Transfer RNA from a bacterium, 72 nucleotides, folded computationally. The sequence is in RNAcentral, with records from ENA. Model confidence (mean pLDDT): 83 of 100.

[in-house]
Formats: sequence, C1' cells, structure tokens
RNA sequence: GCGGCAAUAGUUCAAUGGUAGAAUGCUUGCUUCCCAAGCAAGAGGUUGGGGGUUCGAGUCCCCUUUGCCGCU
Repeated sequence: GCGGCAAUAGUUCAAUGGUAGAAUGCUUGCUUCCCAAGCAAGAGGUUGGGGGUUCGAGUCCCCUUUGCCGCU
C1' cells in the first nucleotide's frame, strides 16, 4: 500500500428496510431475623463518526476512526 471482518444499554450479544430487544449488572419493591437465592417493576441507546439512497436505514451505498486477520 491492497483486501476481509468487527464496532448496538455498564458488560456479553441479538435484531427480513417498518415500535432497537435479550441475558447479566444497576435501582426500587416483595420474600427473609440479616445476607444470598427467588419473584415483580423500573431506569439505562446520537446503533464508532460524517454524508447519500428511500415514505422509512442498526440493516443498502460512499467516506472516515479504532481494533483484529490476511496479502504485498
């Protein structure tokens, strides 16, 4: 220098172009003498960044950042 893959909740990961979810963690409540476990509810998201296509983009296209892998 060229190519490929990954980036989404604090963490690990989902999501046919049509309401962004799960587990775990966190907060509150129930239960218990207390803790843990269990049960219920809640909060928590510029989908790495910018632009484009589309009625509508996490998803498709372009550029770019970071990490990993391969080639030269």
It matches the Rfam family "tRNA". Rfam classes the family as a transfer RNA.